Source information: The RNA shown here (SAM riboswitch aptamer (S box leader)) has 112 nucleotides and comes from Ureibacillus galli. Its Rfam family is "SAM riboswitch aptamer (S box leader)". Gene Ontology term of the family: regulation of gene expression. It was read from a public genome assembly, where an Rfam model found it. Model confidence (mean pLDDT): 81 of 100. NCBI's taxonomy places the organism under Bacteria, Bacillati, Bacilli, Caryophanales, Ureibacillus.
[in-house]
RNA sequence: AUCUUAUCAAGAGAAGCAGAGGGACAUGGCCCAAUGAAGCUUCAGCAACCUCUAACAAACGGUUAGAAAGGUGCUAAUUCCAGCAAGACAAUUUUGUCUUGGGAGAUAAGAG
Repeated sequence: AUCUUAUCAAGAGAAGCAGAGGGACAUGGCCCAAUGAAGCUUCAGCAACCUCUAACAAACGGUUAGAAAGGUGCUAAUUCCAGCAAGACAAUUUUGUCUUGGGAGAUAAGAG
C1' cells in the first nucleotide's frame, strides 16, 4: 500500500519564524487569507479512540459511570456545501429546496 471495526451536526487558539496561498478530490458554489495563507516551532486547550478505575454483564470487537498520567488525534464554517443513485415538493424541461442511501476522505484501534 491493502483489509476489518467504530466515529465524523458537539468541543477547543495564542505567540514566534515564514511570506502567498488555503478549505483532500475533475468541476461548480461559497468562504478564509498582507488586519499575514500553507508549512515549521513553542506554549495552551478540546475530546475521550487506545489506556486506567469502579459497578454490572458473561465472550459480547460487552454496557454504564468516572479519571486524564501516558500513546495518537484535533483546535473557521456539518468531512464548508454539492458531485453518484433513489424519492418528495415547487417551478416547468431544466432548475431550486428537502429526505434517505452510496462513493470518496479523515481519525482511532486491530490484522497483515